[in-house]
The prediction has a mean pLDDT of 88.
c-di-GMP-I riboswitch aptamer from Geomonas diazotrophica, 84 nucleotides, folded computationally.
The sequence was found by an Rfam model in a public genome assembly.
RNA sequence: CUCCGACAAUGGCAAACCCGGAGCAAUCCGGCGACGCAAAGCCACGGGUCCACUUUACGAAAAGGGGACAGCUGGGCUACCGAA
Numbered sequence: 001c002u003c004c005g006a007c008a009a010u011g012g013c014a015a016a017c018c019c020g021g022a023g024c025a026a027u028c029c030g031g032c033g034a035c036g037c038a039a040a041g042c043c044a045c046g047g048g049u050c051c052a053c054u055u056u057a058c059g060a061a062a063a064g065g066g067g068a069c070a071g072c073u074g075g076g077c078u079a080c081c082g083a084a
Base pairs, nucleotide, nucleotide: 004082005081012037013036018031019030020029021028022027035071041077042076043075045074046073047072048069049068050067051066053064054063055062056061
């Protein structure tokens, strides 16, 4: 240094619920709160899921161009600590 990840150390993030706000919606932001997380830090590049719109259809669904999710997954970039 790389892989790796401990009942180690120092710190970090924060699911659901509830409250306030933004958005047509998915969802996001703030507060509260901890289910969890060794990348739960960053990037929508591949797959996936979700949303509204349009067209086809009018049973389900399909297609198109948009949008959302990084706490679904693969990949890329960066990073604290150091027992085995």